[in-house]
Molecule: Xanthine riboswitch aptamer (NMT1 RNA)
Organism: Haliea sp.
């Protein structure tokens, strides 16, 4: 220095896939459940950055 792994972080760069949640519509007497569409970094993943990976 590189690879890999772990921890921290989300400002800048890049990416925008899952899950939770939520709104509308459908179904139903109603509610719930279910289905469809939208929103959705809250969370997981992804990505970057920093630190650590001989002992005390």
């Nucleotide at each position: 220095u590189u690879g890999c792994a772990g921890a921290g972080u989300a400002g800048a760069a890049g990416c925008a896939g899952g899950c939770a949640g939520c709104g509308g519509c459908g179904c139903c007497u109603u509610c719930a459940a279910c289905g469809c569409c939208a929103c959705g970094g809250g969370u997981c993943a992804u990505u970057g950055c920093u630190c650590u990976g001989g002992u005390u």